[in-house]
RNA sequence: GGACGGUUAGCUCAGUUGGUUAGAGCGUCGCGUUGACAUCGCGGAGGCCACAGGUUCGAAUCCCGUACCGUCCA
Numbered sequence: 001g002g003a004c005g006g007u008u009a010g011c012u013c014a015g016u017u018g019g020u021u022a023g024a025g026c027g028u029c030g031c032g033u034u035g036a037c038a039u040c041g042c043g044g045a046g047g048c049c050a051c052a053g054g055u056u057c058g059a060a061u062c063c064c065g066u067a068c069c070g071u072c073c074a
Stems, first nucleotide, its partner, number of pairs: 001073007010026004019057001028044005050066002053063002
């Protein structure tokens, strides 16, 4: 230098063919339960979907560019 894949909550990951308001598990906070802890039950917070531009009535999703991570080729 070239090809491909990835980037979504603190962590690990879903998200269908573009269409109400973006989700799960774990973690975290509060309440209940206990003599106390754990387990369990209930509830909450936490995201402008890596960044920027474009297409569209409408973009996490499609297109272009950039950054970072990984695999392969030279």